[in-house]
The RNA shown here (c-di-GMP-I riboswitch aptamer) has 92 nucleotides and comes from Salibacterium aidingense DSM 18341.
NCBI's taxonomy places the organism under Bacteria, Bacillati, Bacillota, Salibacterium, Salibacterium aidingense.
Its mean pLDDT, the model's own confidence on a scale to 100, is 85.
RNA sequence: UCCAGAAAAGGGCAACUCUGUUGAAAAGCAGCGACGCAAAAUCACAGGCCUAACGUCUGGCAGAAGCAGACAACGGCGGCUGGAUUGCCUGG
Repeated sequence: UCCAGAAAAGGGCAACUCUGUUGAAAAGCAGCGACGCAAAAUCACAGGCCUAACGUCUGGCAGAAGCAGACAACGGCGGCUGGAUUGCCUGG
């Protein structure tokens, strides 16, 4: 430096639920907790997925607004896949 993770040691992270809180929502954060994880560490770069407040269009209306529908990230997800960077232990 590369490959692998059967066993072991010291450790690490923390899904779901519930509570509080922020947010229009998706979701985030904190606590509780323990489904899992050898990159479940970091980065939204590519794909994918979620949401749709603002916006646009349509419906509606005498005309607007409220309202309904469609589209749409500038909002999110790294514990969906790929990519980039870094890293513990053991074995080869």